[in-house]
RNA sequence: GAACUGAAGAGUUUGAUCCUGGCUCAGAUUGAACGCUGGCGGAAUGCUUUACACAUGCAAGUCGAACGGCAGCACGGGUGCUUGCACCUGGUGGCGAGUGGCGAACGGGUGAGUAACACAUCGGAACGUACCCUAUUGUGGGGGAUAACACAGCGAAAGUUGUGCUAAUACCGCAUAAGACCUGAGGGGGAAAGCAGGGGAUCGCAAGACCUUGCGCGAUAGGAGCGGCCGAUGGCGGAUUAGCUAGUUGGUGGGGUAAAGGCUCACCAAGGCGACGAUCCGUAGCGGGUCUGAGAGGAUGAUCCGCCACACUGGGACUGAGACACGGCCCAGACUCCUACGGGAGGCAGCAGUGGGGAAUUUUGGACAAUGGGGGCAACCCUGAUCCAGCCAUUCCGCGUGGGUGAAGAAGGCCUUCGGGUUGUAAAGCCCUUUCGGCCGGAGCGAAACGGCGGGCUCUAACAGAGUCUGUUAAUGACGGUACCGGCAGAAGAAGCACCGGCUAACUACGUGCCAGCAGCCGCGGUAAUACGUAGGGUGCGAGCGUUAAUCGGAAUUACUGGGCGUAAAGCGCGCGUAGACGGUUUUGUAAGUCAGAUGUGAAAUCCCUGGGCUCAACCUGGGAACUGCAUUUGAAACUGCAUGGCUAGAGUAUGGUAGAGGGAAGUGGAAUUUCCGGUGUAGCGGUGAAAUGCGUAGAUAUCGGAAGGAACACCAGUGGCGAAAGCGACUUCCUGGACCAAUACUGACGUUCAUGUGCGAAAGCGUGGGGAGCAAACAGGAUUAGAUACCCUGGUAGUCCACGCCAUAAACGAUGACAACUAGAUGUUGGGAGGGUCUGCCUCUCGGUGUCGCAGCUAACGCGUUAAGUUGUCCGCCUGGGGAGUACGGCCGCAAGGUUGAAACUCAAAGGAAUUGACGGGGACCCGCACAAGCGGUGGAGCAUGUGGUUUAAUUCGAUGCAACGCGAAGAACCUUACCUGGUCUUGACAUCCCAGGAACCCUUCAGAGAUGAGGGGGUGCCUUCGGGAACCUGGAGACAGGUGCUGCAUGGCUGUCGUCAGCUCGUGUCGUGAGAUGUUGGGUUAAGUCCCGCAACGAGCGCAACCCUUGUCCUUAGUUGCCAUCAUUUAGUUGGGAACUCUAAGGAGACCGCCGGUGACAAACCGGAGGAAGGUGGGGAUGACGUCAAGUCAUCAUGGCCCUUAUGACCAGGGCUACACACGUGCUACAAUGGUAAGUACAAAGGGUUGCUAAGCCGCAAGGCGGAGCCAAUCCCAUAAAGCUUAUCGUAGUCCGGAUCGGAGUCUGCAACUCGACUCCGUGAAGUCGGAAUCGCUAGUAAUCGUAGAUCAGCAUUGCUACGGUGAAUACGUUCCCGGGUCUUGUACACACCGCCCGUCACACCAUGGGAGUUGAUUGCACCAGAAGCAGGUAGCCUAACCGCAAGGGGGGCGCCUACCACGGUGUGUUCAAUGACUGGGGUGAAGUCGUAACAAGGUAGCCGUACGGGAACGUGCGGCUGGAUCACCUCCUUU
Repeated sequence: GAACUGAAGAGUUUGAUCCUGGCUCAGAUUGAACGCUGGCGGAAUGCUUUACACAUGCAAGUCGAACGGCAGCACGGGUGCUUGCACCUGGUGGCGAGUGGCGAACGGGUGAGUAACACAUCGGAACGUACCCUAUUGUGGGGGAUAACACAGCGAAAGUUGUGCUAAUACCGCAUAAGACCUGAGGGGGAAAGCAGGGGAUCGCAAGACCUUGCGCGAUAGGAGCGGCCGAUGGCGGAUUAGCUAGUUGGUGGGGUAAAGGCUCACCAAGGCGACGAUCCGUAGCGGGUCUGAGAGGAUGAUCCGCCACACUGGGACUGAGACACGGCCCAGACUCCUACGGGAGGCAGCAGUGGGGAAUUUUGGACAAUGGGGGCAACCCUGAUCCAGCCAUUCCGCGUGGGUGAAGAAGGCCUUCGGGUUGUAAAGCCCUUUCGGCCGGAGCGAAACGGCGGGCUCUAACAGAGUCUGUUAAUGACGGUACCGGCAGAAGAAGCACCGGCUAACUACGUGCCAGCAGCCGCGGUAAUACGUAGGGUGCGAGCGUUAAUCGGAAUUACUGGGCGUAAAGCGCGCGUAGACGGUUUUGUAAGUCAGAUGUGAAAUCCCUGGGCUCAACCUGGGAACUGCAUUUGAAACUGCAUGGCUAGAGUAUGGUAGAGGGAAGUGGAAUUUCCGGUGUAGCGGUGAAAUGCGUAGAUAUCGGAAGGAACACCAGUGGCGAAAGCGACUUCCUGGACCAAUACUGACGUUCAUGUGCGAAAGCGUGGGGAGCAAACAGGAUUAGAUACCCUGGUAGUCCACGCCAUAAACGAUGACAACUAGAUGUUGGGAGGGUCUGCCUCUCGGUGUCGCAGCUAACGCGUUAAGUUGUCCGCCUGGGGAGUACGGCCGCAAGGUUGAAACUCAAAGGAAUUGACGGGGACCCGCACAAGCGGUGGAGCAUGUGGUUUAAUUCGAUGCAACGCGAAGAACCUUACCUGGUCUUGACAUCCCAGGAACCCUUCAGAGAUGAGGGGGUGCCUUCGGGAACCUGGAGACAGGUGCUGCAUGGCUGUCGUCAGCUCGUGUCGUGAGAUGUUGGGUUAAGUCCCGCAACGAGCGCAACCCUUGUCCUUAGUUGCCAUCAUUUAGUUGGGAACUCUAAGGAGACCGCCGGUGACAAACCGGAGGAAGGUGGGGAUGACGUCAAGUCAUCAUGGCCCUUAUGACCAGGGCUACACACGUGCUACAAUGGUAAGUACAAAGGGUUGCUAAGCCGCAAGGCGGAGCCAAUCCCAUAAAGCUUAUCGUAGUCCGGAUCGGAGUCUGCAACUCGACUCCGUGAAGUCGGAAUCGCUAGUAAUCGUAGAUCAGCAUUGCUACGGUGAAUACGUUCCCGGGUCUUGUACACACCGCCCGUCACACCAUGGGAGUUGAUUGCACCAGAAGCAGGUAGCCUAACCGCAAGGGGGGCGCCUACCACGGUGUGUUCAAUGACUGGGGUGAAGUCGUAACAAGGUAGCCGUACGGGAACGUGCGGCUGGAUCACCUCCUUU
């Protein structure tokens, strides 16, 4: 400030993070379609597809005031008479057909073609123009035909022929000609038409002449509008289209056109266009505008307006002012129709409409009332233009479907924790209102012009007529009886659709069970789905709502506004350099760019602002603003450009020096390998992890001497040097390029960059010719291995070398384009120069190169940091999700290999970068542990016991399965247990609660049965009572319910195992980092320990560690029975008296803390040693188990959600099974013997248990055991003799006097019952086994080993299991290299379900798209040729011919025919391009759990990768050169710090 009022994000890659990057969503829009639903009105739109084919009707006629006329109609007139009929009559109104004029070139449709002067904007000159306007002027006088018509023919039709008549504003001469045209400048040629109205005089028989007005006609000039032509600028894609062009470019001269022009022709010249994209291919009507967007842009071109093009397809002209003509003509073609088969007719991309196509788009309507158009003097006629109506929620806008009140919070539905909640004031009920719709009634604009009547003025002789102004006035409405208004009745007729996991507003129940299904992206669904389906509830919008398609937006994801390129996609391998782009300082000029003003234009509509009109709005409309543009013109002159003259700071030249593996050529040298010759010499050499192949007694290897030959140049040597890069290393000489330094002089912007181009370009590779010592792809052999086309070894050819010629690629890397300027420093090194000094050594300054660290700044971070990845400028190259793919096709290059340029279909929702935390590594460092080592004893071999697997079975119930299942649940299966099997039974049940009836309960007993159970008999009448009954118990009945060791431990609780008694796991605040996170907790020490100390951007704290608890070891105090006994008595015996000292018991204390000393250490923590002490460095042992891991174990301890069974998956009973047995494994026992067995004698524990019990003494039995019954509810009694040991004896190395399995017999005990299936005793029998392969387990001291004892469970059953107890009682540890496990730090990672991870390629199968492909088919276009309709032009020896000329012949002119040129369709040949298809074939992608291997990620087990070559089932292997985007260790150099 009237006319600019406006910019949002989210989901998805990860364990998490930041970034990059794609995909997806929320918005607006549409000529839409589809699904569900649908009350009214207004405004608007409506074949986007087959420019596919069309039945039927209509869409362009009009003029009688141009003409001859009169078929039909009406009127009039006449005739005849049968008075209502026939005939005649252009006389009138008019008018079919015809001549003629104007129109039909507009209006309407469509968008096929067209990439073009087609369109848009702005200009231009060489043009035309009917109707219209203005002006000048003319309009005189003649002639010959012809249609209609008549007659006669042909034809089915369409139509057509002949003869004859006739008119004109039809046609043709003549006259005239100002101007116009031509010209040789003299001259020449060229025009017209009348019609209508009126009329005084004159003439005429009449018509009329004549005059006049109007209209018309001819000529000319001008205008307006319209049209033709030319130019500049602008607007699509493809370069896998790079060259195109012969009328092509220009000139001269003819021709042609309305007009410039190669428009056309002849001749001449050889030009013209093109990387500022020609040519070719594909696509497309263009603009105003429309949609979107903050804008810039992007997309689009329906309706409305302007332009263009087209009219069945192709070609052509005629007429005309205008056409090469939508509803005209001719020809060709395709199609359709008619036909008498001879011929004809047609063109809806006009309005309706039909078929077809399609997801899809309307009525075969009304009217010329209005607006406009054509004709006409006019009336008027025509007008599917137009105005209206009809159909469709297709779009936009408006309205309604009711309003108020109403809690018993009704019923019903749904949910529920069963209390309730919600639907919900919602409904009902009560009180109101009546829009819209319905019915009835009234009623407007669109309609005022033309016209009629009257008047004024002008033209005129005129009161005709015409024009103009004015007054007055009739008629005319398709829409439509519509808009609008009034009245009536009555809540009455009017609500749906989508969604509810996140994005994104809105949640529960049931059903389903990776099924059915959903899905825009992420993703839901495998038994508790807010994600599927249904319901209730909710959310959003609302006569609509969703879906699909499409465009823009978000997307800064093509970045002009407004992006990037070290590692994410992206810097050409490197120079030189053309076009181009950019360019130092100064003077003057110019004015192209630039800036300012003015003028013209930028159509209207639209958008915007502001008014107005429909009740509002949509919509319509007045005015304005705007149209950001283009052109012309005037001015300015700073900047850029251009021109010009200077300058020296950029750049270069000259002079003097310096360093250097810079390049090329020739020559020379020594060391080493190999081969050959000779000597010495003898059995091996060589090679590897270990071997073998190989070489060697024909003399190798080794060693000495000699010779040959090729290749490479040790030390110097260095993040040293040089070069553009690739790259360059012995020495000498020659030729040669560049750089740097110092000081002066000179040139005077000569510069920078660089598309195309051109040159150089490691290794490998190719060609020709040489050369060939070593090395070495391929190849061969030997090993390794499951295999080993590899890694290792022995050989070995191309090649590696030289010359010449190709190739042109690499991780050609600093993954970092070139040039220039600016922006803190520090410190090495290299090449020069200057200054100073204490002068071989040092210091300071400066120019050029090359490193490291680092400030600011930048970066996603890592990092970069004057050698930038910082801040800027100029130029070039490149990128736009991953895969497909650097592939295919095409082009170019190459001898080839191949290089270069370089897609698409299809497919995925990611791919990726940096950093973080973990985990992992056949990475590293440190540390710990019976982890190894050092030891002792075992297991694995035997027999047996026991558990498991497997097998078997009617059943062998179930669970536990690496460590961390397997003498485990089970601390004890004959029945029971028991869950399993077979058979027999029960169904409110074996068990719980409630109700009813009966009965006390209960006890004894008979029969049947395997028993459960069934049928009876007898005994018994209790307790409380308010006398109704009640409590407990039993029996029966009905139903709610019980019951389940049925499933899911992957729905759970609880409990437990394990890592692991490992030392860890975290938090608060602060700090650092964009963030995940880090710090603390890392580091130096130390510890058993995140134990403690020190240090430190950390300071503190928690759970763990330790300690507190129990036990054991020493002492003290207290207490003294059932325990003890030194002293005193007593005795067989602590038996008794006594004692309270000792042992012991069980309560409470003490003690140990690195406290003390010395040393080490940092004056620390601590460690080492010592003293003292019962004990010394957590004294020994136990209990105690952090955050967490393993979907670890357990639904069969228990509890529990869900599911399942309910006369059975529940309950009861009998018998069987869990005890099977070819076999395999685990855990144990006993042994194999003399450190022993046997026999005899003899000594010493601890801790437990005992009344349903332990059971003594004594007696019996060989024994198990029996009888017996004392004592004991336990420091009292019993179990209960401990054994190994010790002392003797014997055995004498053997399958034994070892060993005891197995079997036979006889017994004992428990129990209802020992058959399946108990334990024990005695007699007899007397198996395997002689110390155990590979492998493997336990243990560091009172431990291992060995010896016995007790207990739980239990009727019985463990001398082998488990738990506890004591007795005897060792060895060894150098040490941490290795194995296993763990902890901390660090490193790599493509892992995060975390290495039991991830992941590559062949092969096989299925599907998908695609390349090649003998070809085939179609389209397209080039070239060459044939052909040639219609038509125009030209020619014309044939034929015909009214006007004019001529007396005539004839001429002129015209027509037909024929010919020629051009040319459409068509044809032939040969090419181009595109599409479809094709046996077969190539790779690619995607798929469920396929096959083979293991290539990559960790040092991925041979570091990987790049280029190249060869080889191989495959990933791949190997050679050569390169890179670090390689781990680890060592060394060197540099930096930092001191």
Notes
The RNA shown here (small-subunit ribosomal RNA) has 1538 nucleotides and comes from a Thiobacillaceae bacterium. NCBI's taxonomy places the organism under Bacteria, Pseudomonadati, Pseudomonadota, Nitrosomonadales, Thiobacillaceae. It matches the Rfam family "Bacterial small subunit ribosomal RNA". Its mean pLDDT, the model's own confidence on a scale to 100, is 84.